[in-house]
């Protein structure tokens, strides 16, 4: 001392980017904004600069002297000369190479570090030594004169000096020669003596002093040289002519190819030269756990550079920022001839630019430069000014205060929640800021003035004097809550939630992503959350990011193993002992500057911020030790690796040589008419004889069976047989060598099939390319030719899904099973051992699958590659290659994810089992008719609305002339057509009568309450108010309820167990079964929704009960009849029971269970039929049944009425009816039901009408009365015809309902007599008491448009081999780049 989270999916795990939460910053912007302290402030245009100032200073070197004081003299009173002081200017010294500023250039000895210099320099200061003698000739300056606009300049003429020059002296330096000594790696050093040559000086002065030469040494600075270390690109791979070296010279303070003559060819390079492109570098600064990565502003060190380029004077130091000289760009002046200038110094101005301060004060401190000194000067320095630009501190108030006040916002709204103790109030403090006063230290040293001491100069006292900051800073006093809070955010990462506006619109957004009418994500509002004089945003840097991984990662499928092998350098290597000391370890010693940093103490009231003191600075050099490891040298071993001997093995390469057997081809021949081909054909071949069959012939090309899950090889790849030549594994031996090993970046080699070149061949196949088919096309699958190729010799190419998608080698690490080749004496068999080649399953590992001694395991050693998808294996640029083409290989741009493996589903023109009237067998419709009805269209003033694939269309409708009714046109009402409640008002409300009106209503007459003794109550109408009302919109807000998959068998839970997980198992597997129905088996045991059972109806049979039903015995009575008394026996009605269970018998079967013209039974294996519909799908339907959230409408989107509309009609579907007839129509005749209905009804019966129906009318709230049953049967008739079918449709007549039958009912009755002659493609139902086929009841209902729709009976079939195929489903199973899940996903081209 190490912290994560979002997002790839339908979930999962993983891999993998992309994003976000943290710190920083010379920072910009927005918004806000009291106060201080500290510190910073052109990151861009090294872009251009107005102005001021940023370096002067000495009269104690020197010559001189203007003004202008003071004194003296003169004086025409104007001024003059004379003195001291003495500016300016000149000689002359000394600075002016400091200090400040920039980051242009540099990738470099530039910087950093440690060294070296025996190859060096140093001006002022220190110590030591010597010395300071004599002479000269100039020049500025001032004088005169000249040129010129100016800037400057030219001649004269005089003149000093610490300016210059000469002698002189030489302790003594320096040259040169030759000697001796010592050191040193070495040119050569240092030291002693010789000889010879040669070098000094300045004066000033107050006489106290400064100051001047020459040596030696110190200090300070500096200068060269070296080892390390200091960017990025190999798509820069070679570079170099002073280039490398040498010798002799020239230059330098000095080395040096620094330069220059000769001489030799070096010299640097994959340990990355050279040559692009970026950069001042360090202390340190951010960040991090750390290693690490980024930076290098401000402070310090160095280094560069001062408009741009050179150049070199001067000097102790410079190639000089405010010096010089040329060249160049640019600005200025200008009389046009010609001059001037350089802010990357402070300030300051333009321009860039998101951006970055004042032309400020003072030398008082500190430091610098001259002087001896006073002093002078000094944009260095010290302050102060502006800027929230950062860091730090302090404020903006404290405690109390609940009617929880007014407002606001919210809500489930007679209340309540929230802002909120928050305000009002009370009470109490005074920081800040305001007034008022006080008030240092930063000052030591100098100056002046007097004192003491003693060498008159120093030293020491004492008074006085010297602050820009600043009258600040800090104290003390005063009034007074008085002066003082913003920002951002509040869907999830992330702390913070409602409202309301908008409606894929405006917008928001770091990622994921919101917004298309209820948005916690946009805009506003209340609130709440975070920070706080600040907040947010932008950019930029580490972080997170183990996402370049050294700490610390991968590579089978996720991105990565090079196609192979050989092998240079290079990494890395076996056992034993010695040695030695590069690497290594430890001791010391030096050095890592200071600032910073960390740790302790201390100073501003704290702390930022200073100052002290200590560690730390993982570094680098010396030195001294050690000797375990790596290394170096020698000496030795044999087990690593070679090699010998022997013995196998194989489709290992290469050459040559043979072989059959099929193809296809020429001959001949036998035969004839078709071959051939294909899903089906057709192009082709064929009577000039093909195909087919038989000989005989030629060519090429490839090796049948063995044969294998097998062998060998480095790959690639190899396969008839023989021979020759060649390579190699293994095996047994343990002779020989004595680590000779391993791995290999470049490099060479080898390397399928295509393709390329020359030249040969060419049988059979066969791009390209012809036909033919196939299609909507078919530049394709398929067929018929066929070129290049395919073969063969020789060169290229050099790729590949060149794979085990898994680089080579050593070593370790469980089994079990096959199998190739050896060897253990004969071995067919067991076994043992080596060594290949397969399987399988542990330990171990992985995401997972899987790997599992032939590792994907545990370790090592080398090589190679990866680092998010796309763009791209492109472009460019080099290589290479006749080309084709290969190698190497980028970016803009652009995406929030591209992936891997497993999951559970859906899905498949996968596969298995199995279901259903799904297919097939039937049978009977639909689709053609016409007509009814329902939808689409259209049409309308309106044709209300709704339902639309299956699962809408005779659905909502089980009754639309008005009403319904919701449309449309008009006519009215606005407390309103209903309802509640409260107040006033009226007596009524209602009701007749008249009048308008189409009604609705309006008007006017009349008429007209109840209870209470009253006050007033009730009711009802008017007025007014609070509540209505709304079939208006949202079925994608919703509640209930319905459809469908589906009466399908299936959905699921606990616990256990298995997976890291999502999950799975359980439910799977066998048998059964209608059924996840059982059995059986089983890491699963149980269990719940579902089926099944329980209900209901029908179908035997009992038992009770017997009217209104029933009559079989007795009795009566009729024309007959259960008519009557009787009876409960049957039927029958309706109550409770009973029966069936595979129970029995047989066969088959572990069991379930199957099976059988079983047996009994009324009924047999679910006896038949109804209700009963798991978890869920379809934002399925309904907001118009109702019910309800938001929305919207109020003299109307409400309501009242009159009339129209829903019933429209060229048209197209759907769903039905009648029919297209003799299995029938008509006519007569004659029989049998059951469900159920009735009182405003149902009506016998009776009269009347042809009827419909009236007119009368018994019986019936019903087993009692009443509502015809038709098919059927049995007689006749019709005889194939648009008919004695069929009845649309039209006339004409009536009936009935009902205010009312025009639009727009139904019947009836008479005429009329229409399409229709059994329906294309397609399609519906139905498996038995079913389909067809026949009538019969109800329900809505005033009536009916019912042919619809629920029931009810009555006559009553056919077929089902079977499950391939359509449909539609169930279970296992596979593959999937699908999961709004194949109606999907998803490529291409246009737009």
């Nucleotide at each position: 001392u190490u912290a994560g989270a979002g997002u790839u999916u339908g979930a999962u795990c993983c891999u993998g980017g992309c994003u976000c939460a943290g710190g920083a910053u010379g920072a910009a912007c927005g918004c806000u904004a009291g106060c201080g302290g500290c510190a910073g402030g052109c990151c861009u245009a090294a872009u251009a600069c107005a102005u001021g100032c940023a370096a002067g200073u000495c009269g104690a070197a020197c010559g001189g002297u203007a003004a202008a004081u003071g004194c003296c003299c003169c004086u025409u009173c104007g001024g003059g000369g004379g003195u001291a002081u003495g500016a300016g200017a000149g000689u002359g010294g000394c600075g002016c190479a400091c200090g400040g500023g920039u980051g242009c250039g540099u990738a470099a000895c530039g910087c950093g570090u440690a060294u070296g210099c025996a190859a060096c320099c140093c001006a002022c200061c220190c110590g030591c030594u010597g010395c300071c003698g004599g002479g000269g000739g100039a020049u500025a300056g001032c004088c005169c004169g000249g040129a010129g606009a100016a800037a400057u300049u030219c001649g004269g003429a005089u003149u000093a000096a610490u300016a210059c020059c000469c002698c002189a002296u030489g302790a003594g330096g320096a040259g040169c020669g030759a000697g001796g000594a010592a050191g040193g790696c070495a040119u050569u050093u240092u030291c002693c003596a010789c000889g010879u040559u040669u070098c000094a000086a300045a004066a000033c002065u107050u006489c106290g002093g400064u100051g001047g030469c020459g040596g030696c040494g110190g200090a300070c600075g500096g200068g060269c040289a070296u080892g390390c270390g200091u960017g990025c690109c190999a798509u820069u791979a070679g570079a170099u002519a002073g280039u490398u070296g040498g010798c002799g010279g020239g230059g330098u303070a000095a080395c040096g190819g620094c330069c220059c003559a000769c001489c030799a060819a070096g010299u640097c390079g994959a340990c990355g030269a050279u040559g692009g492109c970026u950069a001042g570098g360090g202390g340190a600064u951010c960040u991090g756990a750390g290693a690490g990565g980024a930076c290098g502003g401000u402070c310090c060190c160095c280094c560069a550079c001062a408009c741009u380029g050179g150049u070199a004077c001067u000097g102790a130091g410079a190639c000089a920022c405010g010096g010089a000289c040329c060249a160049g760009a640019c600005u200025c002046c200008u009389a046009c001839g010609g001059g001037a200038g350089g802010c990357a110094g402070c300030a300051g101005u333009a321009a860039g630019g998101g951006a970055u301060a004042u032309u400020g004060g003072u030398c008082a401190a500190u430091g610098g430069g001259g002087g001896g000194a006073a002093c002078c000067c000094u944009g260095a320095a010290c302050c102060a000014g502006c800027c929230a630009u950062g860091c730090c501190g302090c404020g903006u108030g404290a405690g109390g205060g609940a009617g929880g006040a007014a407002g606001g916002c919210c809500c489930u709204a007679c209340g309540g929640g929230u802002c909120g103790u928050a305000a009002a109030c009370c009470u109490c403090u005074u920081u800040u800021g305001c007034c008022g006063g006080g008030g240092g230290a930063u000052a030591a040293g100098g100056a002046c003035a007097c004192c003491u001491a003693c060498g008159u100069g120093u030293a020491g006292g004492u008074g006085u004097u010297u602050g820009a900051a600043g009258g600040u800073a800090c104290c003390c006093g005063g009034a007074g809550a008085a002066u003082a809070a913003g920002c951002a955010u509040c869907g999830g990462c992330u702390a913070a939630c409602u409202c309301c506006g908008u409606g894929c619109c405006a917008g928001c957004a770091g990622c994921c992503g919101c917004g298309g009418u209820a948005a916690u994500a946009c805009g506003g509002a209340g609130g709440a959350u975070g920070c706080g004089a600040g907040c947010g945003u932008u950019a930029u840097c580490c972080g997170g990011a183990u996402u370049u991984a050294u700490u610390g990662g991968g590579u089978u499928u996720a991105a990565a193993g090079g196609g192979u092998g050989c092998g240079c350098a290079g990494g890395c290597g076996g056992g034993c002992g010695a040695u030695u000391a590069a690497g290594u370890c430890a001791g010391c010693g030096g050095u890592g500057a200071a600032a910073g940093g960390c740790u302790c103490g201390g100073g501003c009231u704290c702390a930022a911020c200073c100052g002290g003191a200590g560690c730390a600075g993982u570094g680098c050099c010396g030195u001294u030790g050690g000797a375990a490891c790596u290394g170096g040298c020698g000496c030795c071993c044999u087990u690593g690796a070679a090699u010998g001997c022997g013995g196998u093995c194989a489709a290992g390469g290469g050459a040559g040589g043979c072989g059959g057997a099929a193809c296809u081809u020429g001959c001949c021949a036998u035969g004839u008419a078709g071959c051939g081909g294909u899903g089906a054909a057709a192009u082709g071949c064929u009577u000039a004889g093909a195909u087919a069959u038989g000989g005989c012939g030629a060519a090429g090309a490839a090796c049948c069976c063995c044969g294998a899950u097998u062998g060998c090889g480095a790959a690639g790849g190899c396969a008839g047989c023989c021979u020759c030549c060649u390579g190699g594994c293994c095996c047994g031996u343990g002779a020989u060598u004595g680590a000779c090993g391993c791995u290999g970046a470049g490099g060479c080699u080898c390397g399928a099939a295509a393709g390329c070149g020359c030249g040969g061949g060419u049988a059979u196949c066969g791009a390209a390319c012809a036909g033919g088919a196939u299609u909507a096309g078919a530049u394709a699958c398929c067929c018929u030719g066929g070129u290049a190729g395919u073969c063969c010799g020789c060169g290229c190419c050099g790729u590949a899904a060149a794979c085990g998608a898994u680089g080579a080698g050593u070593g370790c690490u469980g089994g079990u099973c096959a199998u190739g080749c050896g060897c253990g004496a004969c071995a067919u068999g067991c076994u043992g051992u080596g060594u290949g080649u397969g399987a399988c399953u542990g330990a171990g590992g992985g995401a997972a699958a899987c790997c599992a001694u032939u590792a994907a395991g545990c370790a090592c050693u080398c090589c190679a590659c990866c680092u998010g998808g796309g763009g791209a294996g492109u472009a460019c640029g080099c290589c290479g290659g006749c080309a084709a083409c290969g190698g190497u290989g980028a970016a803009a741009c652009u995406c929030a994810a591209a992936g891997g493996a497993a999951u559970u589903g859906a899905c498949g023109g996968g596969g298995g089992c199995c279901c259903g009237c799904a297919c097939a067998a039937g049978c009977g419709g639909a689709g053609g008719a016409a007509c009814a009805u329902g939808u689409g269209g259209u049409u309308u003033a309106a044709u209300u609305c709704g339902a639309u694939g299956a699962u809408a269309c005779g659905c909502g409708a089980g009754g639309a002339a008005c009403c319904u009714u919701a449309c449309c046109c008009g006519g009215g009402c606005u407390c309103g057509a209903a309802c509640g409640g409260c107040g006033g008002g009226g007596g009524a409300c209602g009701g007749g009568c008249a009048c308008u009106g189409a009604a609705a209503a309006g008007u006017g007459c009349c008429u007209u309450c109840a209870c209470g003794c009253g006050a007033g109550u009730g009711u009802c109408c008017c007025c007014g108010c609070c509540g209505a009302g709304g079939u208006g919109c949202u079925g994608c807000a919703u509640g209930g309820u319905u459809g469908u998959c589906g009466u399908c068998a299936g959905c699921u839970c606990g616990u256990g167990c298995c997976g890291u997980g999502a999950g799975g198992u359980g439910u799977c597997g066998g048998c059964u079964u209608a059924a996840g129905u059982g059995c059986c088996a089983u890491a699963a045991c149980g269990a719940g929704c579902g089926c099944a059972a329980c209900c209901c109806c029908c179908g035997c049979c009992g038992g009770c009960a017997g009217u209104u039903g029933c009559u079989a015995a007795c009795g009566g009575g009729c024309a007959a009849u259960g008519c009557c008394g009787a009876g409960g026996a049957c039927u029958c009605u309706g109550c409770c029971g009973g029966g069936a269970c595979u129970g029995c018998c047989g066969g088959c079967g572990c069991a379930a269970g199957c099976c059988g013209c079983g047996a009994g039974g009324a009924a047999g294996g679910c006896g038949g039929g109804g209700a009963u519909g798991a978890c869920g799908u379809c934002a399925a339907a309904u907001c118009a049944g109702c019910a309800c959230g938001g929305c919207c409408c109020u003299u109307a989107c409400g309501u009242c009425c009159g009339g129209g509309g829903c019933g429209a009609c060229a048209c197209a579907c759907g769903u039905g009816u009648u029919a297209c007839a003799a299995u029938g129509g008509c006519g007569g005749g004659u029989a049998c039901a059951g469900c159920g209905g009735g009182a405003a009804g149902c009506g016998a019966c009776c009269g009347u009408g042809c009827g419909a129906g009236c007119g009368g009318g018994a019986g019936c709230g019903g087993a009692g009365c009443c509502c015809g049953a038709a098919a059927a049967c049995c007689c006749g008739u019709c005889u194939c015809a648009g008919u004695u079918c069929g009845g649309a449709u039209c006339g004409g007549a009536g009936u009935c309902u009902g205010c009312a039958a025009c639009c727009c009912g139904a019947c009836u009755c008479c005429g009329u007599g229409a399409a229709g002659c059994u329906g294309g493609a397609u399609u519906c139902g139905c498996u038995a008491g079913u389909a067809a086929u026949c009538g019969c009841g109800c329900a809505u209902c005033a009536g009916c448009c019912a042919u619809g729709g629920c029931g009810c009976g009555g006559u009553g079939a056919a077929u089902a081999c079977g499950u391939u195929c359509c449909c539609a489903g169930g279970c296992c199973u596979u593959g999937u780049a699908c999961a709004c899940a194949c109606c999907g996903c998803c490529c291409g081209u246009c737009a």
Model confidence (mean pLDDT): 86 of 100. Predicted 3D model of a 1391-nucleotide RNA (small-subunit ribosomal RNA) from an uncultured bacterium. It matches the Rfam family "Bacterial small subunit ribosomal RNA". The RNAcentral record of the sequence draws on Greengenes.